[in-house]
């Protein structure tokens, strides 16, 4: 330099192909309560996320095109 792919709560991942519904859902983890003398385990229950910027569209986490950063092929 071309081309391909990923990016979502603290991890981690659903959902994106086929736009709309309920607060973006589910695990682990934090925090709170309850069990329990106490912790551990268990139960409940709260906070947290669509890299970014523009486009289409009534209406975009979802479709288009750039950037940014990760990875892969190729020369």
């Nucleotide at each position: 330099g071309g081309c391909c792919c990923c990016a979502u709560c603290g991890u981690c991942u659903a959902g994106c192909c086929u736009g709309g519904u309920c607060u973006a859902g589910g695990a682990c983890g934090c925090g709170u309560g309850g069990u329990u003398c106490u912790c551990a385990g268990c139960c409940a229950c709260u906070a947290a996320a669509c890299a970014c910027g523009a486009g289409u569209u009534c209406a975009a986490a979802u479709c288009u095109c750039g950037u940014u950063g990760g990875g892969g092929c190729u020369a």

Transfer RNA from a bacterium, 75 nucleotides, folded computationally. Its Rfam family is "tRNA". Rfam describes the family as follows. Transfer RNA (tRNA) molecules are approximately 80 nucleotides in length. Gene Ontology term of the family: triplet codon-amino acid adaptor activity. Model confidence (mean pLDDT): 81 of 100. The sequence was found in a public genome assembly.